About this RNA: Predicted 3D model of a 74-nucleotide RNA (transfer RNA) from a Minisyncoccota bacterium. Rfam family: tRNA. Gene Ontology term of the family: triplet codon-amino acid adaptor activity. The prediction has a mean pLDDT of 80. It was read from a public genome assembly.

RNA sequence: GCCCUCGUAGCUCAACUGGAUAGAGUGUGUGGCUUCGAACCACAAGGUUGCAGGUUCGAGUCCUGCCGAGGGCA
Numbered sequence: 001g002c003c004c005u006c007g008u009a010g011c012u013c014a015a016c017u018g019g020a021u022a023g024a025g026u027g028u029g030u031g032g033c034u035u036c037g038a039a040c041c042a043c044a045a046g047g048u049u050g051c052a053g054g055u056u057c058g059a060g061u062c063c064u065g066c067c068g069a070g071g072g073c074a
Stems, first nucleotide, its partner, number of pairs: 001073007010026004019057001028044005050066005
């Protein structure tokens, strides 16, 4: 230098062939339970879907550029 894959909540990951309000587990907070904790139960908060554009009635998903991570070739 070229090619491929990936980037979604603090962390690990879903999200179908582009379609309804982007969810789950874990963690965090509050409450319950308990003598106090742990475990368990309930509720809550937490997201510019890496950044910027484009296509579309509609984009996490498709296209382009850039940034970052991993791998391959030279």